[in-house]
Context: one part of a larger RNA
RNA sequence: CGCACGAAACUUGCGGAGGUUCAUCUUUAGUACGAGAGGAUUUAGAUGGACGGCCCUCUGGUGUUCCUGUUGUCGCGCUAGCGGCAUGGCAGGGUAGCUAUGGCCGGAACGGAUAAACGCUGAAGGCAUCUAAGCGUGAAGCCCGCUCCAAGAUCAGGUUUCGUUGGCUAAUGGCCGAAAGUCCCCUGGAAGACGACCAGGUCGAUAGGCCGGAUGUGUAAGCACAGCAAUGUGUUCAGCUAACCGGUACUAACGGACGAACG
Numbered sequence: 001c002g003c004a005c006g007a008a009a010c011u012u013g014c015g016g017a018g019g020u021u022c023a024u025c026u027u028u029a030g031u032a033c034g035a036g037a038g039g040a041u042u043u044a045g046a047u048g049g050a051c052g053g054c055c056c057u058c059u060g061g062u063g064u065u066c067c068u069g070u071u072g073u074c075g076c077g078c079u080a081g082c083g084g085c086a087u088g089g090c091a092g093g094g095u096a097g098c099u100a101u102g103g104c105c106g107g108a109a110c111g112g113a114u115a116a117a118c119g120c121u122g123a124a125g126g127c128a129u130c131u132a133a134g135c136g137u138g139a140a141g142c143c144c145g146c147u148c149c150a151a152g153a154u155c156a157g158g159u160u161u162c163g164u165u166g167g168c169u170a171a172u173g174g175c176c177g178a179a180a181g182u183c184c185c186c187u188g189g190a191a192g193a194c195g196a197c198c199a200g201g202u203c204g205a206u207a208g209g210c211c212g213g214a215u216g217u218g219u220a221a222g223c224a225c226a227g228c229a230a231u232g233u234g235u236u237c238a239g240c241u242a243a244c245c246g247g248u249a250c251u252a253a254c255g256g257a258c259g260a261a262c263g
Stems, first nucleotide, its partner, number of pairs: 001152001005163007015149004021049006033038001051106005059100004066093005071086006111143002117137004166176004181258004185201005206252003209248005216240002222235005
């Protein structure tokens, strides 16, 4: 830009892409078959490998924004308590998120047309013959079925809902206002390279803050007591706590524009 009014949703699926895998065990059965050795077709069930999709409850990893211990040195006048630097100084753990080696699920079944092959009926050719007419069975393969994209599928599809108009003018036009709605802008996001997408913008829980909780760490500081002291005990499962959960307008979401019926 188009899809012959302007919008917002929900869809159909022409067509395309992906996937459609392999093995073992049990049963049928040591049966059919076979002199024996050996050893099924088929039926039903189970397990696993590789691969793929989704996820983080569990097991772990990471987690330089959380907690703790500790060495050297410097600073806050000193003590105590803290802070800086030394690979996050080193070391022990760890929330959210992201993750695999962790968890769950998948390949299928059903159906259609067939290949090789096996048949029915059956003439040419009084017989015979699966074939010439006609009709069947039949594969991990083909078409469906499963997942995803998909109406620029220009033959541009379908359904539902919302909006229906005023003024000026030199008038098949132009300008202004204005509807449903949309965009810019702003607050943000388990969305993201940027656009996009999604949640919100005071008729508000969108982010921050604050409050409560969870989680993690592991018992803070100060004081008291015991000990010559190092230190220990009590107050105290304390203190602190990121991204998690819930609540709460305290802070910030201010403002602006576009936008419809006569070809």
Predicted 3D model of a 263-nucleotide part of an RNA (large-subunit ribosomal RNA, domain VI) from a Pirellulales bacterium. The prediction has a mean pLDDT of 85. Rfam family: Bacterial large subunit ribosomal RNA.